[in-house]
Fluoride riboswitch aptamer (crcB RNA motif) from a bacterium, 67 nucleotides, folded computationally. Of the family's consensus pairs, 100% are formed in the model. The sequence was found by an Rfam model in a public genome assembly. It matches the Rfam family "Fluoride riboswitch aptamer (crcB RNA motif)". The literature on the family includes a 2012 paper in Science by Baker et al., "Widespread genetic switches and toxicity resistance proteins for fluoride".
RNA sequence: AAACAGUGUGGCGAUGGAGUUCGCCCUCGACCACCGCUUGCUUGCGGUUAAUGACUCCUACACGACU
Numbered sequence: 001a002a003a004c005a006g007u008g009u010g011g012c013g014a015u016g017g018a019g020u021u022c023g024c025c026c027u028c029g030a031c032c033a034c035c036g037c038u039u040g041c042u043u044g045c046g047g048u049u050a051a052u053g054a055c056u057c058c059u060a061c062a063c064g065a066c067u
């Protein structure tokens, strides 16, 4: 260096899929957005941004322009 055999290769990060990467968690856990009003708390009502934790691509949706 190659071959063979064995073992391991989990989950999560407010709307989908994939790649890369970062962080977190070990099932007793990571995660389950924000704002205003109401409420002692619980709770209830209304409103806002976003398909990413981050980057890129695809898909869905929305707006605008051109053909």
Base pairs, nucleotide, nucleotide: 010025011024012023013022016058017057018056019055020054021053033048034047035046036045037044